[in-house]
RNA sequence: UCAUCGAGAGCGGUGGAGGGACCGGCCCGACGAAGCCCGGCAACCGGCCGCAUGCGCUAGUCAGAGGCGCGGCACGGUGCCAAAUCCGGCGGUCGCUGCUAGCGACCGAAAGAUGA
Numbered sequence: 001u002c003a004u005c006g007a008g009a010g011c012g013g014u015g016g017a018g019g020g021a022c023c024g025g026c027c028c029g030a031c032g033a034a035g036c037c038c039g040g041c042a043a044c045c046g047g048c049c050g051c052a053u054g055c056g057c058u059a060g061u062c063a064g065a066g067g068c069g070c071g072g073c074a075c076g077g078u079g080c081c082a083a084a085u086c087c088g089g090c091g092g093u094c095g096c097u098g099c100u101a102g103c104g105a106c107c108g109a110a111a112g113a114u115g116a
């Protein structure tokens, strides 16, 4: 910088008190948190397979190799496995109210996460 973030994933072992990025909420947790192991999910990158397409090269009605597209596998590299990225955190539009504001709905940013 670009793409994605409302789907999906254990009634296992170990471990013992914390966890959900940050702040404010609201939650999860001894009916055991984090971490680790195993297991699983997904298919971003690589790899392999199938289909289709057209481009270039070539000694050419053929064969080979490469690129793009679609589908599949899940072998390798990550990632992920409460709640929408749990909700809000800044701005806009609309609506309502007890109207320098508050609340609600929608949209967009910011921040964050993951991959390349």
Base pairs, nucleotide, nucleotide: 001116002115003114004113005112010038012037013036014035018028019027020026022089023088024087025086039081040080041079044077045076046075047073048072049071050070051069055066057064085111090108091107092106093105094104095103096102097101